[in-house]
Context: one part of a larger RNA
RNA sequence: CGUAUACGGUGGAUGCCUUGGCAGUUAGAGGCGAUGAAGGACGUGUAAGUCUGCGAAAAGCUGUGGUGAGCCGACAAAAUGCAUUUGAGCCACAGAUGUCCGAAUGGGGAAACCCACAGGAUAACCUAGGUAUCUUGUACUGAAUCCAUAGGUGCAAGAGGCGAACCAGGGGAACUGAAACAUCUAAGUACCCUGAGGAAAAGAAAUCAACCGAGAUUCCGAAAGUAGCGGCGAGCGAAAUUGGAUUAGCCCUUAAGCUUUACAUGUGUUAGACGAACGGUCUGGAAAGUCCGACGAUACAGGGUGAUAGUCCCGUAGUUGAAUGCAUGUUCAGUGAAAUCGAGUAGGGCGGGACACGUGUUAUCCUGUCUGAACAUGGGGGGACCAUCCUCCAAGGCUAAAUACUACUGACUGACCGAUAGUGAACCAGUACCGUGAGGGAAAGGCGAAAAGAACCCCUGUGAGGGGAGUGAAAUAGAACCUGAAACCGUAUACGU
Numbered sequence: 001c002g003u004a005u006a007c008g009g010u011g012g013a014u015g016c017c018u019u020g021g022c023a024g025u026u027a028g029a030g031g032c033g034a035u036g037a038a039g040g041a042c043g044u045g046u047a048a049g050u051c052u053g054c055g056a057a058a059a060g061c062u063g064u065g066g067u068g069a070g071c072c073g074a075c076a077a078a079a080u081g082c083a084u085u086u087g088a089g090c091c092a093c094a095g096a097u098g099u100c101c102g103a104a105u106g107g108g109g110a111a112a113c114c115c116a117c118a119g120g121a122u123a124a125c126c127u128a129g130g131u132a133u134c135u136u137g138u139a140c141u142g143a144a145u146c147c148a149u150a151g152g153u154g155c156a157a158g159a160g161g162c163g164a165a166c167c168a169g170g171g172g173a174a175c176u177g178a179a180a181c182a183u184c185u186a187a188g189u190a191c192c193c194u195g196a197g198g199a200a201a202a203g204a205a206a207u208c209a210a211c212c213g214a215g216a217u218u219c220c221g222a223a224a225g226u227a228g229c230g231g232c233g234a235g236c237g238a239a240a241u242u243g244g245a246u247u248a249g250c251c252c253u254u255a256a257g258c259u260u261u262a263c264a265u266g267u268g269u270u271a272g273a274c275g276a277a278c279g280g281u282c283u284g285g286a287a288a289g290u291c292c293g294a295c296g297a298u299a300c301a302g303g304g305u306g307a308u309a310g311u312c313c314c315g316u317a318g319u320u321g322a323a324u325g326c327a328u329g330u331u332c333a334g335u336g337a338a339a340u341c342g343a344g345u346a347g348g349g350c351g352g353g354a355c356a357c358g359u360g361u362u363a364u365c366c367u368g369u370c371u372g373a374a375c376a377u378g379g380g381g382g383g384a385c386c387a388u389c390c391u392c393c394a395a396g397g398c399u400a401a402a403u404a405c406u407a408c409u410g411a412c413u414g415a416c417c418g419a420u421a422g423u424g425a426a427c428c429a430g431u432a433c434c435g436u437g438a439g440g441g442a443a444a445g446g447c448g449a450a451a452a453g454a455a456c457c458c459c460u461g462u463g464a465g466g467g468g469a470g471u472g473a474a475a476u477a478g479a480a481c482c483u484g485a486a487a488c489c490g491u492a493u494a495c496g497u
Stems, first nucleotide, its partner, number of pairs: 001496009015482001016446002020417002022414007029406002031162002039101003042055003046078001049075003061095007070082002106115003116131002118127003133159009166197001167195005177184001181231001207214002218245005228236002249398003252342001257335003262330003268326002272320003278293003282289001294311002296300001302314003347371008357383001378393005433440002453481001456468004
């Protein structure tokens, strides 16, 4: 040095576990905000720090209802206290308080700070409310300029900001594909802006159809990758009709609606309450396991308890409960826009856009520009256009449901993950850390049933670490703590060289 065996060190794979995730189902909710939001800063405890809660009335105050013998949130013990049926603490609802920043709104500002106007004190200081902008309405004023108008001032009401997706409207790419590229495609997509709602939008035929008829809109299946469009390339791509979901119709001197008062009802919701039935033997540290004998079940869902519990605990089935708020119905009162049946409209020319349809033989719809009718004895459409025929009535308005979505709340589910997985994040994570900044972005779970977390003694630097003792079923479970693989490093023994 090698090989083998045994025993260790290192290391943290594997197994088992789950506080966390992922994907759904179902029900709810679908908003919060000048009565100051979302999000923060700073405070607040017997208390140095962090989290949680709260706001100078500061882990809290008041009331009502419920529960109830214990409690003073967590890391995290101790001290000091509160309460014990004259009700602490906790839970639900309603109310009070609610510093400073933030739309932030008295002015300013480098967010959490500075400086004002008024009143009272006067040395510092104290006090409650108001003072932003815009829009609308209203009253009073009021220029150039006589009337007026612009403007100004006061009062009243509203708005502003945040929020995951869904929706409508206004704008609107490129990569890419066409095996290059320009029409075309990607795509009216991404993205930007505006606005609204719990849904939005659309909507009661100037619609389709085809000589038969249907009868608002929306969504799903078929029609159909059909008819078509298309450098007829790449590609794009209907409708009638039909099967379903859901159904609802109305108004233009007013209905539905919206706001509000009171009452009633029942259901649901925001705390809860009752809730069946088991003992022994053996093994073991521990019984829920084994064996023996019982019982409940409208409850054998699930979780916990020293191993695997229907009958130990929490629950579960079932039954039951509300002070307050919400929902539903009836009722009282109030409320607003536009409009008198739709004229600078329909139609036409030119230029664009939307229709599956790229100007084409291109109907239909919208309109930038120029024009411009008829008036139900009338007008529009039926894919150039004309006639006949059929069908409908534009240029005013409202309308639930079927449909889309899930930041959020409750319950439940999984041939989903199980700590290099599953969210980036199971752990004080959008943290530490990096970057001027926009932004990027980790690692890190497990003693034990219970801390019973090792009193006391010894070595030592009042160390680190270890040896005894003790606890424990186990300490090679000792906090660098379950299991503890491999690489790698040793010790002992044997053999080989």

A computed fold for a 497-nucleotide part of an RNA from Alteromonas australica, annotated as large-subunit ribosomal RNA, domain I. It matches the Rfam family "Bacterial large subunit ribosomal RNA". Rfam links the family to the GO terms ribosome and structural constituent of ribosome.